[in-house]
RNA sequence: GGCGCCAUCGUCUAGUGGUCUAGGACACUGCCCUCUCACGGCAGUAACCUGGGUUCAAAUCCCAGUGGCGCUG
Numbered sequence: 001g002g003c004g005c006c007a008u009c010g011u012c013u014a015g016u017g018g019u020c021u022a023g024g025a026c027a028c029u030g031c032c033c034u035c036u037c038a039c040g041g042c043a044g045u046a047a048c049c050u051g052g053g054u055u056c057a058a059a060u061c062c063c064a065g066u067g068g069c070g071c072u073g
Stems, first nucleotide, its partner, number of pairs: 001072007010026004018056001028044005049065005
């Protein structure tokens, strides 16, 4: 240099054009429970890498960029 794959809450992840103002687990915060802690229960905070394009509608499809991983001259 060429080719391929990946990028979503603090972390790990679901999502396959509309039922998603994005769900789950762990973590965190508050409340309940307890003499206290732990466990358990309830509630809450929190995310689509960036810029364009297609579409009535994009986390999802296309292009470019950025970053990461792999293969290869």

About this RNA
Predicted 3D model of a 73-nucleotide RNA (transfer RNA) from an uncultured bacterium. Rfam family: tRNA. The prediction has a mean pLDDT of 80.